The RNA shown here (c-di-GMP-I riboswitch aptamer) has 75 nucleotides and comes from a Planctomycetota bacterium. Model confidence (mean pLDDT): 91 of 100.
[in-house]
RNA sequence: GCACGAGAAGGGCAAACCCGCCGAGAGGCGGGGGCGCAAAGCCACGGACCCCCCUGGGGAAGCCGAGCUACCGAA
Numbered sequence: 001g002c003a004c005g006a007g008a009a010g011g012g013c014a015a016a017c018c019c020g021c022c023g024a025g026a027g028g029c030g031g032g033g034g035c036g037c038a039a040a041g042c043c044a045c046g047g048a049c050c051c052c053c054c055u056g057g058g059g060a061a062g063c064c065g066a067g068c069u070a071c072c073g074a075a
Base pairs, nucleotide, nucleotide: 004073005072012037013036017032018031019030020029021028022027035062041068042067045065046064047063049059050058051057052056
């Protein structure tokens, strides 16, 4: 350096649900919460999915791939 991921250290993220705000909706943001996560960090490029004012527009990265980036170090 590449791969790999431990009943390791220090930390990180945050499902359902509840509250507030925004949105026509899918859903988003903030607070609480904690099921889980070694990329559950970023990105709608491919597939699948969701919504709508459906020649189209939007959502979703915690569904699977592609791409980019990154902490730690036992076997």